[in-house]
Source information
Model confidence (mean pLDDT): 80 of 100. This is a predicted structure of a 487-nucleotide part of an RNA (small-subunit ribosomal RNA, 3' major domain) from Yorknia boavistensis. It matches the Rfam family "Eukaryotic small subunit ribosomal RNA". The literature on the family includes a 2001 paper in Science by Yusupov et al., "Crystal structure of the ribosome at 5.5 A resolution". Rfam links the family to the GO terms structural constituent of ribosome and ribosome. Its Rfam clan is "SSU clan". The RNAcentral record of the full RNA draws on ENA and SILVA.

Context: one part of a larger RNA
């Protein structure tokens, strides 16, 4: 100097607790992990920090497993054999999962590419992340760290880096054997809220004007014009704007707290993130790699099946439920982040028609603020009916039969649509998780993956609440101090 204590003392955290919500743990079904099983059921990863993770929704392919078959994509070098040919393709028919001359039968066909041996290349999703880079996680969302010069020790070492007081903060005020420093924090980036001021749009609109059409007429709404003007609304570019700035109370009247006015806003949300370390994950992200392994009956490639999907069971993330605050019919009204056709069919799709529907036929638009597409006319929502507490019009698992759609190919049922069938589940034991505002549930939409495709991720908006705004009891972090034997 650490470490650690069932030691004091302060300080801090919804990955702690209090108060509460939604829950998970019970059911049924997704989906990962172990187990069993299996020719294979490829395989890393096991607290936190491993289990909807590896962007891991695997029919082929992916693939690494398992069964069988092809090829060589064995560079160069030496030595052979070898133009009187070293060696390459091949119909048939046998063989074969195979139109694989694979391998025999029979000839034929091309010619120095080749074959044999040898040494050496080379390819590997083979081994080793306990041999490594890089990259990620993670101690650790906390405030921490680290040197110069001066002090104090014979030195490790200390002091600076603090009694106090504040603050999310080693943030700052003050104190001072210290003093000026860097790195972290904060500043910053990027998103979300203001702007009737500026710069501008036929790919946003708005207003006037001209024109149509609709009706007994007028107003209104509605359509068309590149006719003119304009940026309120959209969009995005450059600036502005809040700094605890103004008054009030607390405070050594400092830092800085409260709660009050003004205001679009007086504690938005992300992201970057230091010193030191883990023998934390990846060799299966790479044509990043060291070593070993292997290298023609291949652990290299491919081509064909099959597996990863198997099911006495445990455990983990989810989706669905258990209904009336409900399901179920009509009918009403509103959103935001996204995305689209490779050099040529592939993509997002309007219309219009035929089908119960899933689909399918035709004819447009779009490489897009121009088309999908009124602002994607989402869904919870509203309004109205019909059920009425019963495993029931609650659930919708599991089988059954019929269609259609991607694919070369659906069986071990890709998905998806209709008829039927209608289990469990009357609020979940002991445990245990996440949360504090546009949060949490609820609710649905876009992307990601994708030929087929979301109970998953990541993002969007929509309805939108109870309960704290404290505290060190759990359960842990960090500072001081002291005690102990380990390092």
């Nucleotide at each position: 100097u650490g470490a650690c204590g069932g030691a004091a003392g302060g300080g801090c955290a919804c990955c702690a607790c209090c108060a509460g919500g939604a829950g998970u743990g019970g059911a049924g079904c997704c989906u990962g992990c172990g187990g069993c099983u299996u020719a294979a059921u490829u395989u890393g990863a096991c607290u936190c920090a491993a289990c909807a993770c590896g962007g891991g929704a695997a029919a082929a392919c992916u693939c690494a497993c398992c069964c069988g078959g092809c090829c060589c994509g064995g560079a160069c070098a030496c030595u052979g054999c070898g133009a009187g040919g070293a060696u390459u393709g091949a119909c048939a028919g046998a063989u074969u999962a195979a139109a694989a001359g694979c391998u025999c039968u029979u000839u034929c066909u091309a010619g120095a590419u080749u074959c044999a041996g040898u040494g050496g290349a080379u390819g590997g999703u083979g081994g080793u992340g306990c041999a490594u880079g890089g990259c990620c996680g993670u101690u650790c969302u906390u405030a921490g760290u680290u040197g110069g010069u001066g002090g104090a020790g014979u030195g490790a070492u200390u002091u600076g880096u603090c009694u106090g007081g504040u603050u999310a903060a080693u943030u700052c005020c003050g104190a001072u054997a210290a003093c000026g420093a860097g790195c972290g924090a904060g500043a910053c980036u990027c998103u979300a809220a203001c702007c009737u001021g500026c710069u501008a749009a036929a790919u946003a609109g708005u207003u006037u004007g001209a024109g149509g059409a609709u009706a007994g007429u007028c107003u209104g709404a509605c359509c068309u014009c590149a006719c003119a003007a304009c940026u309120u609304c959209u969009u995005a570019g450059a600036g502005g704007g809040a700094c605890a700035a103004a008054a009030a109370u607390c405070u050594u009247c400092u830092a800085g707290a409260u709660a009050u006015a003004u205001g679009a806003g007086a504690g938005a949300g992300a992201g970057c993130a230091a010193u030191a370390a883990c023998a934390g994950g990846u060799c299966u992200g790479u044509g990043a790699u060291g070593c070993c392994c292997u290298u023609a009956g291949a652990u290299g490639u491919u081509c064909g099946g099959g597996g990863c999907c198997g099911c006495a069971c445990g455990c983990g993330c989810g989706c669905u439920a258990c209904a009336c605050u409900g399901a179920c019919g009509c009918c009403u009204u509103c959103a935001a982040c996204g995305a689209g056709u490779u050099u040529g069919c592939a993509c997002c799709u309007g219309g219009a028609c035929u089908g119960a529907a899933a689909a399918g036929u035709u004819u447009g638009g779009g490489u897009a603020a121009c088309c999908u597409g009124a602002u994607u006319g989402a869904a919870u929502a509203g309004g109205u009916g019909u059920c009425g507490u019963g495993a029931c019009a609650g659930g919708g698992a599991u089988c059954g039969g019929g269609g259609c759609u991607u694919g070369c190919a659906a069986u071990u049922c890709u998905u998806c649509c209709c008829c039927g069938u209608g289990a469990a589940c009357g609020a979940g034991g002991a445990a245990u998780u996440c949360c504090c505002a546009g949060u949490a549930a609820g609710c649905g939409c876009a992307a990601g993956u994708c030929a087929u495709a979301a109970g998953c991720u990541u993002g969007c908006g929509u309805u939108g609440a109870u309960u704290a705004c404290g505290u060190c009891c759990c359960u842990g972090c960090c500072c001081u101090u002291u005690g102990u034997a380990c390092a």